Description: This is a predicted structure of a 353-nucleotide part of an RNA (large-subunit ribosomal RNA, domain IV) from Geodia barretti. Its Rfam family is "Bacterial large subunit ribosomal RNA". The coordinates come from a structure-prediction model, not an experiment, and the mean pLDDT is 86.
Context: one part of a larger RNA
RNA sequence: CCCUCGUUAAGGAAUUCGACAACUUAGCCCUGUAACUUUGGGAGAAAGGGUGCCCGUGGGGUGAAGGCCGCUUGCCGGCGAAGCCCUUGCGGGCCGCAGUGAAGAGGCCCAGGCGACUGUUUAUCAAAAACACAGGUCUCUGCUAAAGCCGAAAGGCGAUGUAUAGGGGCUGACGCCUGCCCAGUGCCGGAAGGUUAAGGGGAGGGUUCGACGUCGGACAAAGCUCGAAUCGAAGCCCCGGUGAACGGCGGCCGUAACUAUAACGGUCCUAAGGUAGCGAAAUCCCUUGUCGGGUAAGUUCCGACCCGCACGAAUGGCGUAACGACCUGGGCGUUGUCUCAACGAGGGGCUCG
Repeated sequence: CCCUCGUUAAGGAAUUCGACAACUUAGCCCUGUAACUUUGGGAGAAAGGGUGCCCGUGGGGUGAAGGCCGCUUGCCGGCGAAGCCCUUGCGGGCCGCAGUGAAGAGGCCCAGGCGACUGUUUAUCAAAAACACAGGUCUCUGCUAAAGCCGAAAGGCGAUGUAUAGGGGCUGACGCCUGCCCAGUGCCGGAAGGUUAAGGGGAGGGUUCGACGUCGGACAAAGCUCGAAUCGAAGCCCCGGUGAACGGCGGCCGUAACUAUAACGGUCCUAAGGUAGCGAAAUCCCUUGUCGGGUAAGUUCCGACCCGCACGAAUGGCGUAACGACCUGGGCGUUGUCUCAACGAGGGGCUCG
């Protein structure tokens, strides 16, 4: 000097990113217990008191035989001393600094964020506001052989199930709700028209056997080959529908008898221009916005405002009791976290060997 412990004057978070760590609290009995609430809870809320031993007394249980009382005399009913057992009752007394005398055994409260909750997770740096979850909703699936999935296949799962069933997607208890846009993309429906493959179809062309010829050539079977018109589905184009499908949800100018602002008007564009609710937010750049609260002093926190760089409604919006080894701010208690360090114990290191 290090590690693990113990104790500490006065102060008591001044430490620190942060009370991290440590301390406090602690069992049982009694009293008492707020907001809020889904009436279950919150609750061990909080806040207090008691706790040992001895004596006396009270209460409860048992009480065979014996005892007392009663009668319907019975294997009857009731009472009941001693003894034994229990006792969270009452009174008195005794001792110590201290009585759950050692050990083991919640610190608490207020406010906010997120997630409803119990659960699950990165075996070995992350336990969470991530995942899951009941609940909601959309969609697929009508069964010899579902849809979907595994598998070259056979076969199997789904399911010895059958739409109150099974698969998939999104959301995520509960409460109040979930607005506008179908132009694009997707999906569903439609089939008149346009386009369109293989295939059908063969006009016509190439090639030469042939026969003809005025020798320049013309015609031209079969075979092979090229091949126009025309007939050809779904799809696409097209016509509709559909947002708890992928997604999207404007700009400029003017206007009120102080000023400011603009309920109002004009204009351009769009498929439609963001409704309710919330809002400097896990989202706000400017920004430590402004005001209020809390502090002596507050880039954090809480309540407001709204100028939302760039919230917003199942990629859900806003609330919400209960819950959380979550995150944030404040307070009480208590402490070697600190002012500021000291001493002690054990084990290392170090010296000698």